RNA sequence: AGCUGGAUCCGGCGCAGCAAGGACCUGUGAACCCCGCCAGGACCGGAAGGUAGCAACGGUAAGCGGCAAUCCUUGGGUGCCGUCGGGGCAUCUGGCUGGA
Numbered sequence: 001a002g003c004u005g006g007a008u009c010c011g012g013c014g015c016a017g018c019a020a021g022g023a024c025c026u027g028u029g030a031a032c033c034c035c036g037c038c039a040g041g042a043c044c045g046g047a048a049g050g051u052a053g054c055a056a057c058g059g060u061a062a063g064c065g066g067c068a069a070u071c072c073u074u075g076g077g078u079g080c081c082g083u084c085g086g087g088g089c090a091u092c093u094g095g096c097u098g099g100a
Base pairs, nucleotide, nucleotide: 001097002096003095004094005093006092007091008090009086010085011084012083013082014081015079016078018075019074020073021072022071023070025066026065027064028063034059035058036057042051043050044049
C1' cells in the first nucleotide's frame, strides 16, 4: 500500500424487562323490584295438610376495595441480549499478500 473478516452504525424479527388495562384470587356487596331456605305470623281447609311469603341465614349479579404469582392485550429514545439483512462515509480490531 492492496484485498478481506468482525465490531461500533441503521432497519426487521425474536427474547427479557417496564407501564397501563383485562382475566384469575380474595374481601365487601340486593330491606323489596336476584336465587335458595323460610322461624314467627297471614290465608285455604271440618281435619290431615297445603299456599303465598316478611325478617333472619346462606349463595350470588352489577359495583367498590385489596392483591404475591400466572395468563392475555396494547405501548415505546427500556436492553446492547440473540438472529437476519443493509451500509462500506468514519473509528477500532484480526488475517493474507507485496514493498521499504
Predicted 3D model of a 100-nucleotide RNA (Bacterial small signal recognition particle RNA) from an Anaerolineae bacterium. The organism belongs to Anaerolineae, within Bacteria. Its Rfam family is "Bacterial small signal recognition particle RNA". It is annotated as a non-coding RNA gene. Gene Ontology terms of the family: SRP-dependent cotranslational protein targeting to membrane, signal sequence recognition and signal recognition particle, plasma membrane targeting. The coordinates come from a structure-prediction model, not an experiment, and the mean pLDDT is 78. The sequence was found by an Rfam model in a public genome assembly.